A computed fold for a 73-nucleotide RNA from a Parcubacteria group bacterium, annotated as transfer RNA. Taxonomically the source falls in Bacteria candidate phyla (Bacteria). The sequence is in RNAcentral, with records from ENA. It matches the Rfam family "tRNA". Rfam classes the family as a transfer RNA.

RNA sequence: GCCGUUGUAGCUCAAUUGGCAGAGCGACUCCAUGGUAAGGAGUAGGUACGCGGUUCGAAUCCGCGCAACGGCU
Numbered sequence: 001g002c003c004g005u006u007g008u009a010g011c012u013c014a015a016u017u018g019g020c021a022g023a024g025c026g027a028c029u030c031c032a033u034g035g036u037a038a039g040g041a042g043u044a045g046g047u048a049c050g051c052g053g054u055u056c057g058a059a060u061c062c063g064c065g066c067a068a069c070g071g072c073u
Base pairs, nucleotide, nucleotide: 001072002071003070004069005068006067007066010025011024012023013022019056027043028042029041030040031039049065050064051063052062053061
């Protein structure tokens, strides 16, 4: 320098291949106990790496960047 893959909640990852974003763990609150742990119920938390484009509609498709990883030279 070129090519490919990946980028979604604090962490690990989903989303039926365009229709308005979820799970587990963690955090917090409550229940329960004389108290703690385990257990049960619930709540909060993401404008989806950035900027554009296509579309009625984009996490999803296209382009240009950025980052991580891998390959080639």